[in-house]
RNA sequence: CGCUUAAUUUAUUUUAAAAAUAAAGCGGGGGACCCACCUUUUGGGGCGUAUUUCUCCUUUGAGAAUAGGACAACUCUUUCAGUCCGAGCCCGUCAGCUAACCUCGUCAGCGUUGAUUGAGA
Numbered sequence: 001c002g003c004u005u006a007a008u009u010u011a012u013u014u015u016a017a018a019a020a021u022a023a024a025g026c027g028g029g030g031g032a033c034c035c036a037c038c039u040u041u042u043g044g045g046g047c048g049u050a051u052u053u054c055u056c057c058u059u060u061g062a063g064a065a066u067a068g069g070a071c072a073a074c075u076c077u078u079u080c081a082g083u084c085c086g087a088g089c090c091c092g093u094c095a096g097c098u099a100a101c102c103u104c105g106u107c108a109g110c111g112u113u114g115a116u117u118g119a120g121a
Stems, first nucleotide, its partner, number of pairs: 001111004008024007025106006035096001043094001044091004052065005068085004074120003079115003
């Protein structure tokens, strides 16, 4: 200077580094009527692309495939080939949607494959 991501900006206070608080922006969760659902330990639900199936294993676990996600150079988009990921965490027996209202987060990781179609700025 940019990319992924909601995870950015500003102000104040303290500080050696750096933190804390507040506001705005952005992104989640809870929560009526109406509508939807007729369910109920085989517990259920939420964030997230991260779901499902198969094989081995007594189990823990391991492997393969897969829904899906990423691969920037002004933005979006079509097609082909290729690479990588396909995790983790939380609530605690409880949550459909949801106006008012309530509440939480604003981390982290990086410097990015080759062609091609159309549109806009």
Molecule: c-di-AMP riboswitch aptamer (ydaO/yuaA leader)
Organism: uncultured Fusobacterium sp.